[in-house]
This record gives sequence, structure tokens and C1' cells, in this order.
RNA sequence: CGAGGCGGCCGGAUGGCCGCGCACCGGCACCGCCCGUGCGGGACCGGUUCGAGGAAAGUCCGAGCUCCUCAGCGCAGGGUAGCGGGUAACGCCCGUCCGCCGUGAGGCGAGGACCAGUGCCACAGUGACGAUGCCGGAGGCCGGCGCGAGCCGGCGACCGGAGUGAAACGCGGCAAACUCUACCUGGAGCAAGGCCAAAUAGGAGGGUGCAACCCCGGUUCGCCGGGGGGAGGGGCGCGCUGCCCAACCCUCGGGUCGGCCGCUGGAGCCGGCGGGUGACCGCCGGACGAGAUGGAUGGCCAUCCCCUCGGAUCGCGAGGUCCGAGGGACAGAACUCGGCUUAGAGGUCGCCUCGCUGG
RNA sequence: GGGCCCAUAGCUCAAUUGGUCAGAGUCCCCGGCUCAUAACCGGGUUGUUGCUGGUUCAAGUCCAGCUGGGCCCACCA
Repeated sequence: CGAGGCGGCCGGAUGGCCGCGCACCGGCACCGCCCGUGCGGGACCGGUUCGAGGAAAGUCCGAGCUCCUCAGCGCAGGGUAGCGGGUAACGCCCGUCCGCCGUGAGGCGAGGACCAGUGCCACAGUGACGAUGCCGGAGGCCGGCGCGAGCCGGCGACCGGAGUGAAACGCGGCAAACUCUACCUGGAGCAAGGCCAAAUAGGAGGGUGCAACCCCGGUUCGCCGGGGGGAGGGGCGCGCUGCCCAACCCUCGGGUCGGCCGCUGGAGCCGGCGGGUGACCGCCGGACGAGAUGGAUGGCCAUCCCCUCGGAUCGCGAGGUCCGAGGGACAGAACUCGGCUUAGAGGUCGCCUCGCUGG
Repeated sequence: GGGCCCAUAGCUCAAUUGGUCAGAGUCCCCGGCUCAUAACCGGGUUGUUGCUGGUUCAAGUCCAGCUGGGCCCACCA
């Protein structure tokens, strides 16, 4: 100098103008209680502080928290998988063994068990666990030929080889096949859940009804007769009693509209020291840093910064200076944390590896 | 905000316990029949199985991560 590996951090800055949200303060219509002009609420106006992220995302894991079933446990179902450690917990993280990849720094790994059982192994191949086709070798048995040495054919078993295939007899391969072993695991999710609480409709209970009530007379004390008063529907063919429905009145409870809580101070953040190879842990000190609910955190301008391209110029070169143009990503809280994964313009720092060259 | 499901030819659907070259109908193209069109007959092209990895001898199928669609939700009964 070139090509890489791993890890950490930042992810535009400053100022002006306008605008938005929570909270607080002040003013001011107005409203309620009470009446001492005191307390509470409050549209609007003004001021002050604060106001997105490393991923707020995907909702893939693990928790807190809340509700449900609740007398407790098991089965089923789901998940994880070398070994040890960290943690509230985890499928996360750290260390280490083994396997694979890379020249290397390093990276990746769902890496328990097919001597419990079941299943599958296409094509090719004799044969895919049931078996023995081809070639060669030594020896055995049987038959034939030969005087004999021997030759030929057949049989079953042994050893070796070729070929097919991912795998070829070896306790084969496959468990991200069923399954077995060990361990973990109830379900739902803040639209969880709780509180206050209209109008209308609907629900439950009670009441009203040609009577009740009042006056006069009689009485065998059961009531009867007359007058006043009032009057109101429907259900048996009609009447009476009773019941039901409708109607009206009163009371109660639940939900809805709406409002409040949960709602942000936390297994959290920053700094220092100590322990540990490390993940991480302990102690001390410090700061408070968003809480919307149709959902705020934005827009414009100026200067500067960074990147890319083009032109001019300087320089042997790497590159420097000036001018102009374009660009500054991914993306945005919604109960809160710990992780993972994914997206992502650019900048910066540290450690390490390989190659070339020079001293 | 939270929960769940789906993706195969242009369209609608198949594909057994993972197995040989992923098939049907329709659409489209060519030829025939007809004066011509439709219908009909014969033939043909259909495809990165949404994408990227992994397990496996082998993946549409099994596993993981993404992408794009779709559905549901307060309270009481």
C1' cells in the first nucleotide's frame, strides 16, 4: 500500500420564524357550592420546562403486571437438547470440547438416543437389512474320462475383488420420520382489567284500576240499601271473581355515550472502584430523560459539516484548493422490560490476519 | 395496539407417509371444419411451487427468517 476479520461508538450541528402535545404558572369570559367574595372546575389568551430509536419495526422467544378456571395432581399437547457457567427468565449471552468451512484472523452448527419398538430408503443395483448375482484364489465332496499323473462338469461353505448407489452386511443411513430419554411448560392478553356514570330503548320488583273514600239509615255485626265522588284498553260466546298482557306511576340493577385509573421511577440510565478469562456481579456517588387516546414530537430559512458527480488549477503521484449541481439513510413510541431477527446513507475508533514492497 | 390464517401455469384447483419428468380444466397459439364467425376436432407453449437459507441421497411437502395479501377484537348476556 492492497485485500480482509472481529468488536465498540455516532448517526448531522447552531441560530431565527411559525406550529403541535403533556405538565406548571398568570390572566380572563363563564359554571357549581357557599354566601365571609371564600373554595372548586373551566373554553380562550400569554409565559416556562420537557418532547422518539438503534432499531421505537417484525411480533419470533422470555418475563413483570392483570383477568379466567380454581381443591390439588397427572395425562394429552407444545418446546428445548454436547459439557459447564451467567441471568428474574429464555430457544438469549459467555467459556470450552467435537464436526464442517476458510491460507489465516475467524465464521457456522436444532451436535441426546436408530443395542426399546414401528416406518421409509425412489432410480440404479444380485441384494436397501429380507439377502449372495459376476470374477479370481486355495481346499473339500460327488459324477464322468484316463493305466496313471491328471483333466472336465456340478454342489455347498470360506477369503479377496469389481460394479451400482448417498449408504452394500458393519449391529448400514434417516429422529428439522413416528418415537424413547432428560428438563421446562395452565389459558388469554393493557382493545388485559378496575372505578364513576347520562338520554333513549330494554330488564327486575312493587303499586293503580266502573273501585278506594265520605255521608245517612238499617243490622242476625257477616253486611245490606240510598246519595256523593270517580271511571281506562285487550285476552273465554256472555257476565262475575281471579289471573295475564298493554298503559301510567315509583324503586332498583347492568350495559352503552362519556370521563378517570392502569400509565410510566425502572430486574432501568450515567460515572468511579473492586471481583471474574468472559457473559456478568458487588459497593459508592449522581441525574430524572415522552405519555398521546383519531392519536403530539413538525415545517421553512440562513450558516456550517459530510458524501457523490462535473469543470478549472497545483502536484511525478497519492492528493490539495476553488466553483457549480445533487444527496444526507432505515424508519417513528402507544403497558413496561431482557433478548433475537430484519431494514439501514454515511462517519469514526480499537485489536487482529494475509499478500506485495522498502529499511 | 394485539391475535390468527393463506400464497402452486394469466385464472380456478390437484399432487398419497418427502421419491423418478409438478399435473387437470380454462385462457392463449397453430392447423382442420365453415362463404365467414362461434361451437366442435387435432396438436402445442404454459411454472425460479412468493423470496432467501438450512436438514436430507433427494424438498411443492420438513424447519427458520423475510415479502405480499386476508380475517377477527370494547362490555353484558

This is a predicted complex of two RNAs, RNase P RNA and transfer RNA, with 436 nucleotides together. The prediction has a mean pLDDT of 75. Rfam match: Bacterial RNase P class A. From the family's description: Ribonuclease P (RNase P) is a ubiquitous endoribonuclease, found in archaea, bacteria and eukarya as well as chloroplasts and mitochondria.